RNA sequence: CGAGCCGACCGGACGGCCGCGGCGGGAGUAGGGAGACCUACCUCUGUCGAGGAAAGUCCGGGCUCCACAGGGCAAGGUGGUGGGUAACACCCACCCGGGGUGACCCGCGGGACAGUGCCACAGAAAACAGACCGCCGACUGGUUCGCCGGUCGGUAAGGGUGAAACGGUGGUGUAAGAGACCACCAGCGUUGUAGGCGACUACGACGGCUUGGUAAACCCCACCAGGAGCAAGGUCAAAAGGUGUCGGCUUACGUCGGCGCUGCGCAGGCGACUGAGGGCGGCCCGCCCGAGUCUGCGGGUAGACCGCACGAGGUUGUUGGCAACAGCAGCCCCAGAUGGAUGGCCGUUCACGACAGAACCCGGCUUACAGGUCGACUCGUCCG
RNA sequence: UCCCUGAUAGCUCAAUUGGCAGAGCAGUCGACUGUUAAUCGACAGGUUCUUGGUUCGAGUCCAAGUCAGGGAG
Repeated sequence: CGAGCCGACCGGACGGCCGCGGCGGGAGUAGGGAGACCUACCUCUGUCGAGGAAAGUCCGGGCUCCACAGGGCAAGGUGGUGGGUAACACCCACCCGGGGUGACCCGCGGGACAGUGCCACAGAAAACAGACCGCCGACUGGUUCGCCGGUCGGUAAGGGUGAAACGGUGGUGUAAGAGACCACCAGCGUUGUAGGCGACUACGACGGCUUGGUAAACCCCACCAGGAGCAAGGUCAAAAGGUGUCGGCUUACGUCGGCGCUGCGCAGGCGACUGAGGGCGGCCCGCCCGAGUCUGCGGGUAGACCGCACGAGGUUGUUGGCAACAGCAGCCCCAGAUGGAUGGCCGUUCACGACAGAACCCGGCUUACAGGUCGACUCGUCCG
Repeated sequence: UCCCUGAUAGCUCAAUUGGCAGAGCAGUCGACUGUUAAUCGACAGGUUCUUGGUUCGAGUCCAAGUCAGGGAG
């Protein structure tokens, strides 16, 4: 210098003017109150105001309500080992397998000698094997004496098919052959020693000579998991209607108003212990509660406040750890709406600005992303 | 806010336990007819929404994404 690989970070900057949302302060006006003070409006002012993904909603948790005798069946998720964490399918380190010259990257990475299923086409044969061609033996037919057949057997060394053909190479052996036997190699099972917390690794011993693939097919094993979700849920106010009581008017029927309790009307179904219906995750049994409940149609209110912004929080230093991360100390407060704020214009400047907008909150994963900065490392070439 | 389903030829839909992607209508050509329609015959038409993975092999199984439709409070 070129090519590459990994990680961290930024996501226009500065200034001026106007505007919007939250919180705080001052002045004024109006209302309430005995007062302290409170409420509303207006105006001035201070301060804060989107993201690395706020997204997809794919996992995990917090929080809230409901449930929390038990049994059986069915069903979901995770899957090398050790650690981290509130938890996870996430992260870190290591192991094993695969790819790359390398930095490094990828792996849904338990089990296929518990069982079942499937393996199209081609091929003789596709899973406790199998004889199409070929090779060999016995018997035998024909013959132009070159050879051409038939029957019964043996044989997986050779041929070709396929994604996959039941170990590989060499030898012994044989009629021809074959782990039939031998040597080496690969692999499997049992086992020993050493190392490691462990997954596993290294070196041996013995054995039968070799047992295909597929579990992102059923399944088996181990472990995990109650259900629903902020429109969760809570407080206050209001409402149509019902009912009780008091008062007014009326001879009376009624009607109007105040207050209290409740929370609507109509139709239909089922239903009082021989029990509807509800709860116990889906079903069954069983248990508990139990006088109302289910469906349809119609109507009323849909306001305020809390939940809700201090949190598994951020940041700096330090200690422990290879790391993820954890402990300690200091400092900081960082959107909070409910028709839903974060925008517009101008100037300077640069690399001329991508993907994209919070709605209960966090930790991850995944997906989208113009351009730029920094650091570690690898390979190649050249120079010293 | 939460949940579910689907995408296959121009249109509407099939495809069994993963094994050569098909049917009807529409289209093109030919026959029949004086001509057209109908009918008959033949033909063409596919990135199975996209990307990656598992597998010998994927429309089908798994993961991620895109688009469309529907539901609950």

Model confidence (mean pLDDT): 78 of 100.
Two RNAs folded together computationally: RNase P RNA and transfer RNA, 457 nucleotides in total.
Rfam match: Bacterial RNase P class A. By type it is a ribozyme.